[in-house]
RNA sequence: GGCUACUUAGCUCAGUGGCAGAGCACAGGUCUCGUACACCUGGGGUGGAGAGUUCGAUCCUCUCAGUGGCCU
Numbered sequence: 001g002g003c004u005a006c007u008u009a010g011c012u013c014a015g016u017g018g019c020a021g022a023g024c025a026c027a028g029g030u031c032u033c034g035u036a037c038a039c040c041u042g043g044g045g046u047g048g049a050g051a052g053u054u055c056g057a058u059c060c061u062c063u064c065a066g067u068g069g070c071c072u
Stems, first nucleotide, its partner, number of pairs: 001071007010024004018055001026042005048064005
């Protein structure tokens, strides 16, 4: 330098045009002498940045950035 995959909650990941979700973590509560476990409830995302297509974009297209892999 070329090709390719990925970027969504604090972490690991789903979802692939019409409401953004799970597990863990975090906070509160029940329980306990107390802690942990268990159970219940809750907060937390302008979806890597920008533009385009569309009535409508996390999803499709383009540019840029970052990370991993392959080739030279």
This is a predicted structure of a 72-nucleotide RNA (transfer RNA) from Cognatishimia sp. Model confidence (mean pLDDT): 84 of 100. Its Rfam family is "tRNA".